[in-house]
RNA sequence: CCCCUCAUAGCUUAGUGGUAGAGCGCUCGGCUGUAGCCCGAGAGAUCCCCAGUUCAAUUCUGGGUGGGGGGA
Numbered sequence: 001c002c003c004c005u006c007a008u009a010g011c012u013u014a015g016u017g018g019u020a021g022a023g024c025g026c027u028c029g030g031c032u033g034u035a036g037c038c039c040g041a042g043a044g045a046u047c048c049c050c051a052g053u054u055c056a057a058u059u060c061u062g063g064g065u066g067g068g069g070g071g072a
Stems, first nucleotide, its partner, number of pairs: 001071007010024004018055001026042005048064005
């Protein structure tokens, strides 16, 4: 220098154009003598940044930043 890949909640992640889901964790309640397990409920993600396409973008296109891999 070139190519590929990844970036979504505190963590791990799903989501191929139409209100962003889950598991763990957290909070509250039930259960228990207490705690844990288990059950129920809730909070929590302007989807890495900028621009473009579109009625509409987490999703498509271009550029950038950061992580990983490959090539020269």